c-di-GMP-I-GGC riboswitch aptamer from a Planctomycetota bacterium, 86 nucleotides, folded computationally. It was read from a public genome assembly, where an Rfam model found it. The source organism's lineage runs through Bacteria, Pseudomonadati and Planctomycetota. Model confidence (mean pLDDT): 90 of 100.
[in-house]
């Protein structure tokens, strides 16, 4: 270094409930815990989500912009605990 234990030790926490903040997606904190070996950080590339403006529709759809969001949806970049087999 790959790797990843019915291994120690210690983390995180989807959902879902309380309070709060957000127009919304959602985010923050407590609380129980579905899961994670990067479920630590980055929104770069793909794609989601969400209000907004424009086109386009009878109205939807749908396509276009900037803006916002989620890293526990793929790839990528950065950094890190333990160390059994192999």
């Nucleotide at each position: 270094c790959u790797c990843g234990a019915u291994a120690a030790a210690g983390g995180c926490a989807a959902c879902u409930c309380g309070a709060c903040c957000g127009c919304a997606a959602g985010g923050u904190c407590g609380g129980g815990a579905c899961g994670c070996a990067a479920a630590g950080c980055c929104a770069a590339g793909g794609g989601c989500c969400g209000g907004c403006c424009g086109a386009g529709u009878c109205g939807c759809a749908u396509c276009g912009g900037a803006c916002g969001g989620a890293a526990g949806c793929c790839u990528g970049g950065c950094u890190g605990c333990c160390g059994a087999a192999a």